[in-house]
RNAcentral holds the full RNA, with entries from ENA and SILVA. A computed fold for a 463-nucleotide part of an RNA from an uncultured bacterium, annotated as small-subunit ribosomal RNA, 3' major domain. Rfam family: Bacterial small subunit ribosomal RNA. Its mean pLDDT, the model's own confidence on a scale to 100, is 81.
Context: one part of a larger RNA
């Protein structure tokens, strides 16, 4: 100088403390972990791994595994010899891939001997190729700690030196914000602010909106700045109320992440130094496996039920996708899943989508393992796709299993939040209880900072 204290003193956060839904117990779903296997590729492993890398493993992916084949290779460059058997097309054969046979090159120049080029095939050399190994040899890129206020330089000054000072002090802020004071004076990365959205107004323009208008769409301004006023602070920063206003002291949210810590992750996204395979640790292909269960955890969904569950009638969104075979309307047929049909759209036209559920109204259930709750199963049946056995997803009818609010512990949230409700995209041939986005309905609570847990600042004690 740091770092640590079950040393002090101040501060701050859903840390806690008051709450409201929850997890921990049932069933399912996905992940790990174990064990098991011919394999059950690999990686992540306290917070900061475990619905993570995967925004989608039936083949493919696919890295594993068994077997079957290949050996200049599934792919680049370049060199020599050869040669037009290479694509196509037809046969034979294989579980397929790999192989067999058969027909079959374009341009040019010619002394018709044959040369040159272009594309292709064969040997053949060099070389390709390797999700093998090393994140403890790296790059780029992430996570943290954390959007926590700190990190740091000139140059002066102090010390013998490591160094210190500024940065410490007294107020104050979300904040090294900002005043004041001071051997310090300035300055830099950060902090704020310029950046996206969103709430109110005005204005221009609109076409898909029936219609000047309004809504709305897309630009343009407008405003909010402690500007005003009281008061409190010695003065100032600043703080408390007010007033105006749609909005008030950062109005809400977003992106933005300082010097650095974890030898913190990631040779398997991709680059890259080394090491190692080279008729295999490469490459095809066909099947399996990644989907296995005595058992353990972690996220989730879906109940246990009358703030309900069932029939029947009514109402209200945002935000998205959609053309080379997409989104797919009316009608028609089926109970339904879904077929048929074939209009409209390259989209404020049309469609997914009557765009919606929770939500109202109305009838029924009467407290019971039930008209709750759905696992499992059986047995028809649609879709996708070469293929649904291993291992998709919907449906129809039967079957009805735990489960009576969940020990110790433990999570998330402070307002349009938490909480219950549906809707949509990516991924995708098909598969969503996941992940992003989206709007509807819409709380309780905060005395306060004594204690946990994590941070910052000053001190103070140690090797």
């Nucleotide at each position: 100088u740091g770092a640590c204290g079950g040393g002090g003193a101040c501060c701050c956060g859903c840390a806690c403390a008051a709450g409201c839904a929850g997890c921990g117990g049932a069933g399912c779903g996905u992940g790990u972990g174990g064990u098991u296997u011919a394999a059950u590729u690999c990686g992540a492993u306290g917070c900061a791994a475990c619905g993570c890398g995967a925004a989608g493993a039936a083949c493919c992916u696919u890295a594993c595994c068994a077997a079957g084949g290949c050996u200049u290779g599934a792919c680049a460059u370049g060199g020599a010899u050869u040669u037009g058997c290479a694509c196509c097309a037809g046969c034979c054969g294989u579980a397929a891939c790999g192989g067999g046979c058969u027909g079959u090159c374009a341009g040019g120049g010619u002394u018709c001997g044959c040369c040159c080029u272009g594309c292709g095939g064969a040997u053949u050399c060099a070389c390709a190729g390797g999700u093998g190994c090393u994140g403890c040899a790296u790059g780029g890129c992430u996570g943290u700690c954390g959007u926590c206020a700190g990190c740091u330089c000139g140059u002066g000054u102090c010390g013998u030196g490591a160094g210190a000072u500024g940065u410490u002090g007294g107020g104050u802020u979300a904040a090294g914000u900002c005043c004041c004071g001071c051997a310090a004076c300035g300055a830099g990365c950060g902090c704020a602010a310029c950046c996206c959205c969103u709430a109110u107004c005005g204005u221009u323009a609109g076409u898909u909106a029936a219609a000047u208008g309004g809504u709305c769409u897309a630009g343009c301004g407008a405003g909010a700045c402690u500007g005003c006023c009281a008061c409190g602070c010695u003065a100032a920063a600043c703080g408390u109320g007010g007033a105006g206003g749609a909005a008030g002291g950062u109005g809400g949210g977003g992106a933005u992440g300082a010097c650095g810590u974890c030898a913190a992750g990631u040779c398997a996204g991709c680059a890259c130094g080394g090491c190692c395979c080279u008729u295999a640790c490469g490459c095809c292909u066909u099947g399996g496996g990644c989907g296995a269960c005595a058992c353990a955890c972690a996220c989730g969904c879906u109940a246990c039920a009358a703030u309900g569950g069932u029939c029947g009638g009514g109402a209200c969104a945002a935000a998205g996708a959609g053309c080379c075979a997409g989104c797919c309307a009316a009608c028609c047929c089926g109970c339904g899943a879904g077929g048929g049909g074939g209009a409209g759209c390259c989209a404020a036209u049309c469609u997914c989508a009557u765009c919606a559920a929770a939500c109202c109204c109305g009838a029924u259930c009467u407290c019971a393992g039930u008209u709750c709750a759905g696992a499992u199963u059986g047995c028809g049946g649609g879709c996708u796709g070469c293929a649904a056995c291993c291992c998709g997803c919907c449906u129809g009818c039967a079957u009805g299993a735990a489960g009576g609010a969940g020990g110790a512990g433990u999570u998330g949230c402070u307002a349009g939040u938490a909480a219950c409700c549906g809707u949509g995209a990516g991924u995708c041939a098909g598969c969503a209880c996941a992940u992003c986005a989206c709007g509807g309905u819409g709380a309780a609570u905060a005395c306060g900072u004594u204690c946990c847990c994590g941070g910052g600042u000053c001190u103070u004690g140690c090797a």